[in-house]
């Protein structure tokens, strides 16, 4: 260094309920525990999810209302990729 034990002592927390924030996708907090060795940071490439505002089309007198596109919104518990990092059996 690579590796990852039924190790040791920590640590993160899915669903699911509560409160709150957001148009939403979600996100915070607080029970909770499904699970993680990077499930600690970074949206840089890839996916994916949303679609307020923009634009476009259709109705309608009109407010407006229905369809589409679109991320500049999210996901780091989808994949890679940077960057940091406890522990120490075997091998």
């Nucleotide at each position: 260094c690579u590796c990852g034990a039924u190790a040791a002592g920590g640590g993160c927390a899915a669903a699911c309920c509560u409160g709150g924030c957001g148009a939403a996708a979600g996100c915070c907090a607080g029970g909770g525990g499904c699970g993680c060795a990077a499930a600690g940071c970074c949206a840089c490439g890839g996916a994916u999810c949303u679609a307020a505002a923009g634009c476009c089309c259709c109705g309608g007198u009109g407010g407006c209302g229905g369809g589409g596109c679109u991320a500049a919104g999210a996901u780091g518990g989808c994949c890679g990729g940077g960057c940091u990092g406890c522990c120490g059996a075997a091998g």